[in-house]
Molecule: c-di-GMP-I riboswitch aptamer
Organism: Planctomycetota bacterium
RNA sequence: CGACGACAAAGCUAAACCCGCCGCGAGGCGGGGGCGGAAAACCAUGGGUCUCCCGGGCGACGCCUCUCGAGGCACGCUGGGAGAUCGCCAGGUUGCCGAA
Numbered sequence: 001c002g003a004c005g006a007c008a009a010a011g012c013u014a015a016a017c018c019c020g021c022c023g024c025g026a027g028g029c030g031g032g033g034g035c036g037g038a039a040a041a042c043c044a045u046g047g048g049u050c051u052c053c054c055g056g057g058c059g060a061c062g063c064c065u066c067u068c069g070a071g072g073c074a075c076g077c078u079g080g081g082a083g084a085u086c087g088c089c090a091g092g093u094u095g096c097c098g099a100a
Stems, first nucleotide, its partner, number of pairs: 004098002012037002017032006035087001041093003045090003048085007056078004062073005
């Protein structure tokens, strides 16, 4: 120096949950809390997941309307757009300590 990561030392961070604020929402921020973490520090670049909006198609149950076989609403899948998540994975950048 690289790899690696100890029931090591010194510090760091903070899941669920609760409270407050912000956001339509996913979620974020602050306080409490502490499951965890050697990158659980930073970057939404790729994938995943999630949210919102829009239009076409398809599906199927329900509701509504009427000219009674059509139309509309809501729902699910799919497409497009805008977002959330780096404590889902990958990639990039930086970084503490030093036993085997």